A computed fold for a 266-nucleotide RNA from a Christensenellales bacterium, annotated as Bacterial large signal recognition particle RNA. RNAcentral holds the sequence, with entries from ENA. Rfam family: Bacterial large signal recognition particle RNA. From the family's description: The signal recognition particle (SRP) is a universally conserved ribonucleoprotein involved in the co-translational targeting of proteins to membranes. The family's RNA type in Rfam is non-coding RNA gene.
């Protein structure tokens, strides 16, 4: 110093979560990283903290220590954006309502605003012609087996006879009813009328005509004040979410130094 054989070590790790705590299984990251059995109504263990069984590697690029660098993701906290939800609140906040004002913007107004007289329409009440209406009457038609009228053949009944009576059927009329009427009557009624007259309202509101002679009115805007509403804003709670800091826990990464047993032969 070389060979043989062997053990020690490796053959993935991390994070939350569960745990009394450790590991694992199950979730998720990192990436590729022997092999079976076992486990969330868990599963094995005890500070040497997955059991149990095979395998491959092995003295260092590979395995250990420590230090440095890069970080993937999880985790706690805080602050932030959005949104949903549960309250609350009527806020000299938005939006909307009404009232007022008249600073601006339009608009009417000397071809005349407001105002004020004064007529008439709109609205009632009555009347009158109209128009429609259905009911009645007038008219014409039909209308009664008997219990309606006339005449009443035949037969019937009364009588000695002359006469009489009662009376179907037909034939003629005619009540109620039923139909019709172009027409005509007097009532009655009307969701009728650019229609008369008269009379009441004269409060509104149009509109004519007299008078006055300059402002009206309130449509945006802007002020002012009233009520009232949880729609939008706002405030407190919560859930989700988005961006950021902090801190922890870190898979992976890069560089530096360290350390690593035994037996036999030669």
């Nucleotide at each position: 110093c070389c060979g043989u054989g062997c053990c020690a070590g490796a053959c993935g790790g991390g994070g939350a979560g569960c745990u009394a705590g450790c590991g694992g299984u199950g979730c998720c990251c990192u990436a590729u990283a022997c092999c079976u059995g076992c486990a969330a109504u868990c599963c094995g263990c005890u500070a040497u903290a997955g059991c149990a069984g095979g395998g491959u590697u092995a003295g260092a690029u590979u395995c250990c220590c420590a230090g440095u660098u890069u970080g993937a993701g999880g985790c706690a906290c805080c602050a932030u954006u959005u949104u949903g939800u549960a309250a609350g609140g009527a806020a000299c906040g938005g939006a909307g309502a009404c009232g007022g004002u008249a600073a601006g913007g339009g608009g009417c107004g000397u071809u005349g605003a407001c105002g004020a007289g004064u007529g008439g329409g709109c609205c009632c009440c009555g009347u009158g012609c109209a128009a429609c209406g259905g009911a009645c009457g007038c008219c014409c038609g039909u209308g009664a087996a008997c219990c309606c009228u006339g005449u009443c053949a035949g037969g019937c009944c009364c009588u000695g006879a002359c006469g009489g009576g009662a009376g179907c059927a037909g034939c003629a009329g005619u009540a109620a009813g039923c139909g019709g009427u172009a027409u005509u009557g007097g009532a009655c009624g009307u969701g009728u009328g650019c229609c008369u007259c008269g009379g009441a309202u004269c409060a509104g509101u149009c509109u004519g005509c007299u008078u006055u002679g300059a402002g009206c009115a309130a449509c945006c805007u802007g002020c002012c004040g009233u009520a009232a509403u949880a729609c939008c804003u706002c405030u407190u709670g919560u859930a989700a979410u988005u961006u950021g800091a902090u801190g922890u826990c870190g898979a992976u990464u890069u560089c530096u130094g360290g350390g690593u047993g035994c037996a036999c032969g030669g």
Record summary: Taxonomically the source falls in Christensenellales (Bacteria, Bacillati, Bacillota, Clostridia). A source record names the gene ffs. Model confidence (mean pLDDT): 77 of 100.